This is a predicted structure of a 107-nucleotide RNA (SAM riboswitch aptamer (S box leader)) from Pontibacter mangrovi.
[in-house]
RNA sequence: GAUUUAUAGAGAAGAGGCGAGAGAGUAGGCUCCCUGACCCUCUGGCAACCUCCUGAAAAGUAAGGUGCCAAAUCCUAACCCGGCCAGUUGUCCGGGACAUAUAAAUA
Numbered sequence: 001g002a003u004u005u006a007u008a009g010a011g012a013a014g015a016g017g018c019g020a021g022a023g024a025g026u027a028g029g030c031u032c033c034c035u036g037a038c039c040c041u042c043u044g045g046c047a048a049c050c051u052c053c054u055g056a057a058a059a060g061u062a063a064g065g066u067g068c069c070a071a072a073u074c075c076u077a078a079c080c081c082g083g084c085c086a087g088u089u090g091u092c093c094g095g096g097a098c099a100u101a102u103a104a105a106u107a
Stems, first nucleotide, its partner, number of pairs: 002106007013043005021032003026077004044069003049065003053060002073099001079096005085090001
């Protein structure tokens, strides 16, 4: 990297380093950023997917393995379905799919 399943409107920041872009991709919007973002390191924290322990289960704990700590996965579109208006091509609203991320499992 591929496939499957589950979850994604909740939650959780300080210090040091670096020095210009960053928020996954394309487009649009919006936001963060030299009062130092993004990224890296340390410390701290959040959560509870897997392991361990208790339990009949629900659940609990947070020791171990991951993950995460601006904004809903920052928002919308790209595909499908439904509804309202209008009247042929669109706007708006809702749902799903796709995509992405994380975990667990498989080959």